[in-house]
RNA sequence: CGGGGGACCCAACGCGACCGCUCCGGCGGUCUUGGGGUGAAGCCGGCUCACGCCGGCCGGGCACCUGACAGCCCGAACCCGACAGCUCACCUCG
Numbered sequence: 001c002g003g004g005g006g007a008c009c010c011a012a013c014g015c016g017a018c019c020g021c022u023c024c025g026g027c028g029g030u031c032u033u034g035g036g037g038u039g040a041a042g043c044c045g046g047c048u049c050a051c052g053c054c055g056g057c058c059g060g061g062c063a064c065c066u067g068a069c070a071g072c073c074c075g076a077a078c079c080c081g082a083c084a085g086c087u088c089a090c091c092u093c094g
Stems, first nucleotide, its partner, number of pairs: 001094005010085001016031006034083001035080004042057006058075005
């Protein structure tokens, strides 16, 4: 210096599945379709039973260029584990 976690105020708002224990109030464990994080790898719309396809916007890369427009390619993967809005202090990673 950058990323992540993390109060008040403000904003938002009803909490997954399975297993075990239970004093029936809950507690513990495992998992990943919820949610979150790294990252460019996201948002919206249409079609499809689905897989998926198409379009627009946005983002990243390449090439060209004084600059701009026009061009080509990509939008993966991994992690946390029901938790994470914002965020002082503080903690943590590089």

Annotation
A computed fold for a 94-nucleotide RNA from Phycicoccus sp. Root101, annotated as c-di-AMP riboswitch aptamer (ydaO/yuaA leader). It matches the Rfam family "c-di-AMP riboswitch aptamer (ydaO/yuaA leader)". From the family's description: This family represents a conserved RNA structure found upstream of the ydaO and yuaA genes in Bacillus subtilis and related genes in other bacteria. The prediction has a mean pLDDT of 76. Taxonomically the source falls in Phycicoccus (Bacteria, Actinomycetota, Micrococcales, Intrasporangiaceae). The sequence was found by an Rfam model in a public genome assembly.